[in-house]
């Protein structure tokens, strides 16, 4: 002194749909996917498929829906990698 993986923090981004009952309505209860269907939880943060758009798309399914595949590495998107610990490689110096 460069330089990787891990782990937490700080910051920030993000999504909440669908049936059926029950209620004028706010809403409550089962139920289905999911990581997560309003927790303070769960994903995601450029090496970004977390999420958005396209999209009232397509095709298959299914009581029903982003359910599933397709579009699709197509366009956009939060740290051009903050901070602290571990562990690990490289260069170089001292003894």
């Nucleotide at each position: 002194g460069c330089u990787g993986u891990c782990u937490c923090g700080c910051u920030g981004g993000g999504g909440u749909g669908c049936u059926c009952c029950g209620g004028a309505g706010a809403c409550g209860g089962a139920g289905c996917u999911g990581a997560g269907a309003a927790a303070u939880a769960c994903c995601c943060a450029u090496u970004g498929a977390a999420c958005c758009u396209g999209a009232a798309c397509c095709a298959g399914g299914u009581c029903a829906u982003g359910c599933u595949g397709g579009c699709g590495g197509a366009g956009g998107a939060a740290g051009u990698u903050c901070g602290a610990g571990a562990u690990g490689g490289c260069a170089a110096g001292g003894g």
About this RNA:
Predicted 3D model of a 95-nucleotide RNA (TPP riboswitch aptamer (THI element)) from Devosia sp. The coordinates come from a structure-prediction model, not an experiment, and the mean pLDDT is 78. Rfam family: TPP riboswitch aptamer (THI element). About the family: Vitamin B(1) in its active form thiamin pyrophosphate (TPP) is an essential coenzyme that is synthesised by coupling of pyrimidine and thiazole moieties in bacteria. The source organism's lineage runs through Bacteria, Pseudomonadati, Pseudomonadota, Alphaproteobacteria and Devosia. The model forms 100% of the base pairs in the Rfam consensus.